[in-house]
RNA sequence: AGGACGGUAACUCAGCGGGAGAGUGCUACCUUGACAGGGUAGAAGUCGCGGGUUCGAUCCCCGCCCGUCCUA
Numbered sequence: 001a002g003g004a005c006g007g008u009a010a011c012u013c014a015g016c017g018g019g020a021g022a023g024u025g026c027u028a029c030c031u032u033g034a035c036a037g038g039g040u041a042g043a044a045g046u047c048g049c050g051g052g053u054u055c056g057a058u059c060c061c062c063g064c065c066c067g068u069c070c071u072a
Stems, first nucleotide, its partner, number of pairs: 001071007010024004018055001026042006048064005
């Protein structure tokens, strides 16, 4: 320098044009003498950044940034 894949909740990840989600964790309550476990409810996200296409973008296109790997 070129290429492939990835970046979504605190963490691990799914989703891949129209509702932003799961598990773990966190908070409150119930259960216990207490803890663990279990149950119920809840909070938490500029979907890496900017621009474009579209009625509408996490998703498609372009550029940039970051990570892993490959080639030189």
Model confidence (mean pLDDT): 85 of 100. A computed fold for a 72-nucleotide RNA from Paenibacillus montaniterrae, annotated as transfer RNA. Lineage of the source: Bacteria > Bacilli > Caryophanales > Paenibacillaceae > Paenibacillus.